[in-house]
RNA sequence: GGAGCUGGCCGGGUGGCCGCGGCCCGGGUUCGCCCGGGUCGAGGAAAGUCCGGACUCCACAGGGCAGGACGCUGGGGAAAGUCCCAGGCGGGGCGACCCGUGGAAAGUGCAACAGAAAGCAGACCGCCUUCGCUUGCGGAGGUAAGGGUGAAACGGUGAGGUAAGAGCUCACCAGCGUGCCGGGUGACCGGUGCGGCUAGGUAAACCCCGUCCGGAGCAAGGCCAAGCAGGAGGUAUGGGCGGCCCGUCCACAAUGCCUCCGGGUAGGCCGCACGAGGCGAGCGGCAACGCUCGCCCCAGAUGGAUGGCCACCGCCGGGCGCGAGCGAUCGUCGCCCGGUACAGAAUCCGGCUUACAGGCCGGCUCCCACG
RNA sequence: UCGGGGGUGGUGUAAUUGGCAACACAGCUGGUUCUGGUCCAGUCGUUGGGGGUUCGAGUCCUCCCCCCCGAG
Repeated sequence: GGAGCUGGCCGGGUGGCCGCGGCCCGGGUUCGCCCGGGUCGAGGAAAGUCCGGACUCCACAGGGCAGGACGCUGGGGAAAGUCCCAGGCGGGGCGACCCGUGGAAAGUGCAACAGAAAGCAGACCGCCUUCGCUUGCGGAGGUAAGGGUGAAACGGUGAGGUAAGAGCUCACCAGCGUGCCGGGUGACCGGUGCGGCUAGGUAAACCCCGUCCGGAGCAAGGCCAAGCAGGAGGUAUGGGCGGCCCGUCCACAAUGCCUCCGGGUAGGCCGCACGAGGCGAGCGGCAACGCUCGCCCCAGAUGGAUGGCCACCGCCGGGCGCGAGCGAUCGUCGCCCGGUACAGAAUCCGGCUUACAGGCCGGCUCCCACG
Repeated sequence: UCGGGGGUGGUGUAAUUGGCAACACAGCUGGUUCUGGUCCAGUCGUUGGGGGUUCGAGUCCUCCCCCCCGAG
């Protein structure tokens, strides 16, 4: 100098004018509200609503079957199944690093085309034996080393062996099962003995094993005010209970529940802003994170506020000029033009994912050149 | 705040359990005709986007985009 990998952060500033919502104070008021002042007023994703909770109601949130979700190990966290950290194993990359994650030796299913043969085995060419003859072909048999097909063909190398061959036998290696020893909390790793010589892929196919899962959602739910008109049918046990069963609870005949028709309302308050809260420091931990101390109070609308315009500055891109340099180019310089994103609370919180003009900081890898 | 369905050439629709993506109309070219239409022959063009599982994906999984319907 070039090419990359990875982690974290920011995402306009100042002033003027005109506006908006909440709360507080003062004044006025025809009690509807108005005026003045102070103070607070979107985000890293407020988004998608994909996970997990808080909260509220369903009496409690029980058991089994069915159904659904998830899946290496250890830790973190209120919890999480698609969260985070550290690690194991496998795969990719020269590397920094990235991606994946139960079981295929319980059973069932699937594998187009090509190929002789696709899970059980199998023989087109070839090789070998034998028979026949027209002497390079045909028949019968053996074989799986070699060729060929395929995404995938039932271990690899060497030696022995054989008609030719083959785990047929042996040695080593890879891989599988199993016992022991050692290391690790563990996934797992290392060593060693034995066995059998081979066990293929697919579970984001059914399935098996293990773990977890009651339902609804702030239009939850509660209170107040206003207004109205009830009627018909079904059921005897009904409801909580959402698929079934059990269990349990509640209500019950002047009753309960269900369905349908009809009528009324279209208001207010609470929930609702102090919270798994934010910022800073110290300590512990590889880290995620935890503990302690100090400081702070930080949107709350309900057709839905948080905005608009102007000026200057900042940042980015382009052009011209000027300057530097032999040049390619570069500039902390001046002028002009253009751009300045994605988006926007609605019960709240923790994650994930997606969108985003532009910029800042840190760590690391590879290549080239020079010293 | 919840629930359900869908996206395949330009348009309307198919695709048995994952196995060569197709049909009709439209478009284009050529022929037939004096010309146009009809007709005949040929041709162009597709799975909403990204990633993954698999030998192989329209189909299975996941994230996003768009459209439609329903409940309070």
Model confidence (mean pLDDT): 78 of 100. This is a predicted complex of two RNAs, RNase P RNA and transfer RNA, with 443 nucleotides together. Rfam match: Bacterial RNase P class A. Its family is annotated with ribonuclease P activity, tRNA processing and dimeric ribonuclease P complex in the Gene Ontology. It is annotated as a ribozyme.